[in-house]
RNA sequence: CGCUUAGAUAGAGGCGCGGUGUUCAUCAGUACCGUUUCGGCAAGGCCAGGCAGCCGCCGGAGGAGAAAGGGAACGCCGCCGAAGCGGUGGAAAGCUGCCUGGCUUUCCAUUGCUGGGCCGGCAGAGAAGAUCUGCCGGACUGUCACAAGAACUUUGUGAAGCGCUAUCAAUGGC
Repeated sequence: CGCUUAGAUAGAGGCGCGGUGUUCAUCAGUACCGUUUCGGCAAGGCCAGGCAGCCGCCGGAGGAGAAAGGGAACGCCGCCGAAGCGGUGGAAAGCUGCCUGGCUUUCCAUUGCUGGGCCGGCAGAGAAGAUCUGCCGGACUGUCACAAGAACUUUGUGAAGCGCUAUCAAUGGC
């Protein structure tokens, strides 16, 4: 001096991701709370079992009448492993109290999967035909590699974000 790459910084994907606020629909004329010249039952109700506690319980009619979780649109903010989800373990709250279990919501740790969104099928979650998750399938889209074509940007195959692009680049290597 040159090449290279550990690393650093910036950036792209697009029906892109997350948070938050407002509005709307749903939940639902449901739960809950009153009323009753109404009906049924006398063992039942309060998630399951046990113990305890409380209450009559269920339905009809009629009065009043929600909320959470889940969703959509728009605005704002933060972003591009954005982030999401699954498994395992633990914690908190709720379901009358305690024990065992279960369910829902949230949080923590750990591990695994997914480039991205979209559509369909099945199963599960869900009040739900919304939505979410898992598996399978489909085309689309961005990136890179390879091959072919074409000669200026097309087609096919494959891979995965531990990727790709740009700039800088050692106190490393040649």

Predicted 3D model of a 174-nucleotide RNA (Lysine riboswitch aptamer). It was read from a public genome assembly, where an Rfam model found it. Its mean pLDDT, the model's own confidence on a scale to 100, is 77.